Context: one part of a larger RNA
């Protein structure tokens, strides 16, 4: 100088307390681990490895494993060589691939023709191809994590023999090395904040597919009103442009005239208005050679391809992560209201009509602000009446559907009967401070289908609670010690 201290001061964060709702017990779904196993492929391992890579393991994928085959190879480039034939069809073997046979083109130059040469392809040979083999302690590159913490150095000048120091320290102040004042320093970079995107408020243009308030018209109805078109562009919206928030005004405190801090006006908004994207110097020899890159080793009739079946779904067991739930602030059954966002052509798929029901049949309209896919909790009424029940729904039987060459290992999904296990869960533990927890439901990638209950979006309903920094965690900035570097 640094790092560490169960050493000091100060000061932050859902760190702790106030509080709401889980977990840890039950059932299942899923990933580890562990044990089996021909294989149960490979990574990931405190936080930061476990619903992680996977945004889709029945074949494929697939990297394993068992068994059949292949050997210039499933790809790429060059050379030399053989044939005339290649893709297409056919046949025979076979699980398939492969093997074996058969049948089968063409275009350009030369040149009267016979012919020869060049493309394509075929046979041999050879240089090579090929490797998810091994090394993330040989790399690139991209990630995670300290931490959205407020740090991290630089020039030039002073100080010190010298590592180094000072600027960055001190007083105040902020979320922030944010700003102010003072200082042997004065500057200046890379973070901090602005700048960008969404979202909230108003204008302005914009008016079809989007709206219907004034007006007319035509149908329906006793009226009230309801539906269609005309006109319109007023609202609502969908979009692009602006304009608005800056401690700008007022008060008061710190008082130094300042930075700030409290409180009020005006205002959709008020002190960074919300959320996003944006991650300094640099730590963890973190993570990744299995996304590609690539360097060095190794494999070469196999550590390379192909293919058929198994297997990544195996179960004495432990763990994380979630789903349903143990009920009455609830089930149940029947009325009934009210989204956003995003998706649609081998695709969305209406009305109608079979079916208890998944689901079928039709096929109207749509490359979509036009069609379609479209909520549930909530609210109204009537049941149950505290029971292992009208609570849960696990696990078995049967009976279908759908996709798809094929659901046996190993698929969602309905009906129909079964109806476990569970009474709110020791030690411990987690996540939230506002449209946030907590709750309902909808949609999207992936994809035939599907293990989603995941992941990533969206909208509905909608709190409780923070006395304070004494303690645990972790961070910062001065300071003090140190036998450590």
């Nucleotide at each position: 100088u640094g790092a560490c201290g169960g050493g000091g001061g100060c000061c932050c964060g859902c760190a702790c307390a106030a509080g709401c709702g889980g977990u840890g017990g039950a059932g299942u779904a899923u990933g580890u681990g562990g044990c089996u196993u021909a294989a149960u492929u490979c990574g990931a391992u405190g936080c930061a490895a476990c619903g992680c890579g996977a945004a889709g393991a029945a074949c494929c994928u697939u990297a394993c494993c068992u068994g059949g085959c292949c050997u210039u190879g499933a790809c790429a480039u060059g050379c030399a060589u053989c044939u005339c034939u290649a893709a297409a069809c056919c046949g025979g073997u076979g699980a398939a691939a492969g093997c074996c046979g058969g049948c089968g083109a063409a275009u350009c130059c030369c040149g009267a023709a016979a012919g020869g040469g060049a493309u394509a392809a075929u046979u041999u040979g050879c240089a090579c191809a090929g490797g998810u083999g091994c090394u993330g302690c040989a790399u690139g590159g991209c990630u995670g994590u300290c931490g959205u913490c407020a740090g991290c150095u630089c020039g030039u000048g002073u100080c010190g023999u010298g590592a180094g120091a000072u600027g960055u320290u001190g007083g105040g102040u902020u979320a922030a090395g944010u700003c102010c004042c003072g200082c042997a320093a004065c500057g200046a970079g890379c973070g901090c904040a602005a700048c960008c995107c969404c979202u909230g408020u108003g204008a302005a243009c914009u008016g079809u597919u989007g709206c219907c308030a004034c007006g007319g018209a035509a149908c329906c109805g006793a009226g009230a009103g309801g539906u269609u078109c005309c006109a319109g562009c007023a609202c609502u919206c969908u979009g692009u442009u602006c304009a608005g928030a800056c401690u700008g005004c007022c008060c008061c405190g710190c008082u130094u005239u300042a930075a700030c801090g409290g409180g009020g006006a005006g205002g959709a908004a008020g002190g960074u208005g919300g959320g996003g994207a944006c991650g300094a110097c640099g730590u963890c020899a973190a993570g990744u050679c299995a996304g590609u890159a690539u360097g060095g080793c190794c494999c070469u009739u196999a550590c390379g391809g192909c293919c058929a079946g198994g297997g990544c779904u195996g179960c004495a067991c432990a763990c994380g992560u979630a789903c349903u739930a143990c009920a009455a602030u609830g089930c149940c059954c029947a009325g009934c209201a009210c989204a956003g966002a995003a998706g649609g052509a081998u695709c969305c798929g209406a009305g109608a009509c079979c079916g208890c029901g998944a689901g079928g049949u039709g096929g109207a309209g749509g490359a979509a602000a036009u069609c379609u896919c479209u909520a549930a909790a909530a609210c109204u009424g009537g049941g149950c009446c505290c029971a292992g029940u009208u609570c849960g729904g696990a696990u078995u039987g049967g009976a279908g559907u759908c996709u798809g060459c094929a659901a046996c290992u190993c698929g969602a999904c309905u009906c129909c009967a079964u109806g476990a296990a569970g009474c709110c869960g020791g030690a411990a533990u987690c996540g939230c401070u506002a449209g946030u927890a907590a709750u309902g439901c909808c949609g999207u990638a992936u994809c035939a289908g599907c293990u989603a209950c995941g992941a990533c979006g969206g909208c509905g309903u909608g709190a409780a609670u923070a006395c304070g920094u004494u303690c645990c965690c972790g961070g910062g900035c001065c300071u003090u010690g140190u036998a450590c570097a």